[in-house]
RNA sequence: GAUAGAGGCGCGUUGCACCAUCAGUACCUUAUGCAUUUUAUGCUCUCCGGCAGGAGUGUUCUCGCAUAACGGGAAAGGGGUCAUCGCCGAAGGCGGCUUUUGCCGGAGCCGUGCUGGGAGCGGAGAGAACAUCCCCGUUACUGUCGCUUUUGCGGAGAGCUAUC
Repeated sequence: GAUAGAGGCGCGUUGCACCAUCAGUACCUUAUGCAUUUUAUGCUCUCCGGCAGGAGUGUUCUCGCAUAACGGGAAAGGGGUCAUCGCCGAAGGCGGCUUUUGCCGGAGCCGUGCUGGGAGCGGAGAGAACAUCCCCGUUACUGUCGCUUUUGCGGAGAGCUAUC
């Protein structure tokens, strides 16, 4: 240097699959009331989605808001199960870019030796959520190597083991 492997509640992708949640929410119907051109609102301006703002354009009693109903009534993202595929820096995080302005989330690209792995507890963030994800701290466990007074301590995956 090449090849092949190991860590276990191991990592991640995919799905016209199933399930719960989202939620009796958004929205629709009917009835009543209120506001109303100095109002309200639809559409367009980002790779995708949401919120706020700005600009342009159209509409405005066939618009908007609120309340009521033994009225109707979702979806997406996220999650679990199952199946499948690729694997053991698997993968994740952080920073930058893809954006009229800002924020959040997702996806992609680039950079980064930040992280051995899963779990419990506490905290911050994302999220509808007590689900879940991610980060920080901590606790023991576990795999690996080094040291060793043989019982403990320490290191990190650029590591460890085997073969050539």